[in-house]
């Protein structure tokens, strides 16, 4: 230089190909409650997302177009 694939809660992952409802769901972590002499372990509840970053199309975009950023990879 050329080409592929990744980028959502702290952490990890699903949804994206084929746009629409409800709070972007689920695990773990964190808080509280119960439970136990006390912890663990279980259990109810809470608490959490600029969906990488901007712009485009749309009546509507985590999802479709396009730039750029950041990451592995792959050819020379």
């Nucleotide at each position: 230089g050329g080409g592929a694939c990744c980028g959502u809660c702290g952490u990890c992952u699903a949804g994206c190909c084929u746009g629409g409802a409800u709070u972007a769901g689920g695990a773990u972590g964190c808080c509280a409650g119960c439970u136990u002499g006390g912890g663990g372990u279980g259990u109810u509840g809470g608490u959490g997302g600029u969906c990488g970053u901007g712009g485009g199309u749309u009546c509507a975009a985590a999802u479709c177009c396009c730039a750029c950023c950041g990451g592995u990879c792959c050819c020379a």
The prediction has a mean pLDDT of 81.
Transfer RNA from a Candidatus Altiarchaeota archaeon, 76 nucleotides, folded computationally.
The organism belongs to Candidatus Altarchaeota, within Archaea.
It matches the Rfam family "tRNA". The family's RNA type in Rfam is transfer RNA.